[in-house]
């Protein structure tokens, strides 16, 4: 890499350096950027999963990842009264295995 398996409408900010992008891939929308986009770095935050301590009605505290506009920003593939809305695909995170 792949591959299981959970979870994905909440949450959470600042400063350097850097100078036209970015929002996963394709479309089609829509939205954010010179009132700094994307990447680098320190700090602070958030709380999904893992480990260890404590606790044994509370759910704390450490530490590893991770994240810190817009619902995975919408939608496009299936059902459906073709409406809500459900399921899926693929993506992201975590942990396991290979």
């Nucleotide at each position: 890499u792949a591959c299981u398996u959970a979870u994905c409408a909440a949450g959470a900010a600042a400063g350097g350096c850097a100078g036209a992008g970015g929002g996963a891939c394709a479309u089609g929308g829509c939205c954010c950027g010179u009132u700094g986009a994307a990447g680098c770095c320190u700090u602070a935050g958030c709380a999904a999963c893992c480990a260890g301590c404590a606790u044994u009605g509370u759910g704390g505290c450490u530490g590893g990842u991770g994240c810190u506009a817009c619902a995975u920003c919408c939608a496009u593939c299936c059902g459906g009264u073709u409406u809500a809305c459900g399921g899926g695909a693929a993506g992201a995170u975590a942990a396991g295995u290979u």